[in-house]
RNA sequence: AAAAGGCAAACCCGUCGUGAGGCGGGGACGCAAAGCCACGGGGCUGGGAGGCGGGAGCCAGUCAGCCGGGCUACCGAA
Numbered sequence: 001a002a003a004a005g006g007c008a009a010a011c012c013c014g015u016c017g018u019g020a021g022g023c024g025g026g027g028a029c030g031c032a033a034a035g036c037c038a039c040g041g042g043g044c045u046g047g048g049a050g051g052c053g054g055g056a057g058c059c060a061g062u063c064a065g066c067c068g069g070g071c072u073a074c075c076g077a078a
Stems, first nucleotide, its partner, number of pairs: 006031002011026006029065001035071003039068003042063004050059003
């Protein structure tokens, strides 16, 4: 290469969350790490209480299917 096998966007249903979004089922746009980790950048959310800051804002959360980085990994002919 080929073949087997894997994951599953949008959307729909259920459920949890203030929300972004998560989880389960259906569904496939795509994916060779679309497996795992919020470490750097970036996007997004923000109900209550509080702290810092002159203020913008930050501390919080979320996204690994935004990019980079780290860790691990299936099949594989000539």